Record summary
Large-subunit ribosomal RNA, domain I from Pontibacter flavimaris, 532 nucleotides, folded computationally. Taxonomically the source falls in Pontibacter (Bacteria, Bacteroidota, Cytophagales, Hymenobacteraceae). The coordinates come from a structure-prediction model, not an experiment, and the mean pLDDT is 85.
[in-house]
Context: one part of a larger RNA
RNA sequence: GGCGCACGGGGGAUGCCUAGGCUCUCAGAGGCGAUGAAGGACGCGACAAGCUGCGAUAAGCUGCGGGGAGGGGCACAUACCCUGUGAUCCGCAGGUUUCCGAAUGGGGCAACCCAGUGUAUUGAAGAUACACUACCCUACGGGGGGCGAACCCGGGGAACUGAAACAUCUAAGUACCCGGAGGAAGAGAAAACAACAGUGAUUCCGCAAGUAGUGGCGAGCGAACGCGGAUUAGCCCAAACCACAGCUGUCACGGCAGCUGCGGGGUUGUAGGACCACGAGGUGGGACCAAGUAUUGAAGCAUAACAGGCUGGGAAGCCUGACCAUAGGGGGUGAUAGUCCCGUGUGCGUAAGCUGCUUGGCCCUAGUGGUAUCCUGAGUAGGGCGGGACCGGAGAAAUCCCGCCUGAAUCCACCGGCACCAUCCGGUAAGGCUAAAUACUCCUGAGAGACCGAUAGUGAACCAGUACCGUGAGGGAAAGGUGAAAAGCACCCUGAAUAAGGGGGUGAAACAGAUCCUGAAACCGUGCGCUU
Repeated sequence: GGCGCACGGGGGAUGCCUAGGCUCUCAGAGGCGAUGAAGGACGCGACAAGCUGCGAUAAGCUGCGGGGAGGGGCACAUACCCUGUGAUCCGCAGGUUUCCGAAUGGGGCAACCCAGUGUAUUGAAGAUACACUACCCUACGGGGGGCGAACCCGGGGAACUGAAACAUCUAAGUACCCGGAGGAAGAGAAAACAACAGUGAUUCCGCAAGUAGUGGCGAGCGAACGCGGAUUAGCCCAAACCACAGCUGUCACGGCAGCUGCGGGGUUGUAGGACCACGAGGUGGGACCAAGUAUUGAAGCAUAACAGGCUGGGAAGCCUGACCAUAGGGGGUGAUAGUCCCGUGUGCGUAAGCUGCUUGGCCCUAGUGGUAUCCUGAGUAGGGCGGGACCGGAGAAAUCCCGCCUGAAUCCACCGGCACCAUCCGGUAAGGCUAAAUACUCCUGAGAGACCGAUAGUGAACCAGUACCGUGAGGGAAAGGUGAAAAGCACCCUGAAUAAGGGGGUGAAACAGAUCCUGAAACCGUGCGCUU
């Protein structure tokens, strides 16, 4: 030195575990903010560095409700206190809430600096205390501003890429930027589809269908009709006409006309309404407000049934014999518990609030006939030019939207039915509102998983967006486990020692001793045997 056996060191794999994640389901909630938010700075404890909580009333103050013996957060020590005159704790409602931050008196290198006005203290100056003092809109009442995960609407809007190159095209109206809103948003009550038969607002899903089309007819893009479902809900103005008020014009002062405002009226395509005549005092409804009532609803309350023996440190295991069950979901307890504990199932309980119902208020809602006249959304529809949206890339190109230039008709009217014309059919634009079915989840509660189990699962199971890196934007870790219980080793010895170790003690176990469950491999040793 090699091989073998044994025992160690080192290391932290593996197994087991879960305090944390991931993905969903069903409910809830869908906002917070000048009454100062989100987020922070600095403080507050007997001692107090961190986290948590709180704000100079500072781990807290008040009221009401619950609860019933311990309590002074994490945090296990000491001291000192509180508590059946009901604490701690839980729920609801209040009070307090420094400074910064939209930050708003002015400034500023956020958490700081410096003012003005009024009031109080004072005779005055000064000082101190308190309050107010930003900007925009406003019908003068008030409102806005900032923050927030996704969803939604609008205004802008790429490129990589694909086309096996690339320019039309694609990616894609995507990413991204900006504005705005809501719990949803948007859309929505036919100037719609359809086709000689009919449907009857919108939205969403399945089919129609990768069809019809479109397309350097390349790559690709890609409907609708109709059918089946989800959910259903329809309405209000403008105008004609009438009345009133104000202004203006005219005047023979009796009026008349015009404009403006407010009220009544009216809302339609089988045209409807005004107007005239007749008739009626009724029906139905509301998405608005109030009261009453019922259900639900916070903390919470009650609650069934097991013993013995054996093994063991420990019984919930095994054996024997029982019991409950509208409860044999789950968790805990010294190993695996329906009957030990918490619960579960069931029953009970009420504040605010939600929801339903009733009543009242308020609001809306109807008929018949006539037709001479009047009304029914104008710089609009349409057209030209240039763009955009539609399945449609300018094409034979309808339809819709925008910019510039033009520019009708008025019910014997107008628009559409894919150039255009006629017939026919459908509809009534140029004003507005509208639940539900649909989308999403920062957040709350309950629950689930042929999801993970510490190199996994969130980056983060642990004081993590931390330590650390970077001027900065930004990047971004590692790190879980003693034991059933600290019973966390009294005392003695070696030692300089409060290090370390040996006895000893605890414990089922200490090779469970805090670098603490298990403890693989690499790597490093010690002893013994054989051997070069």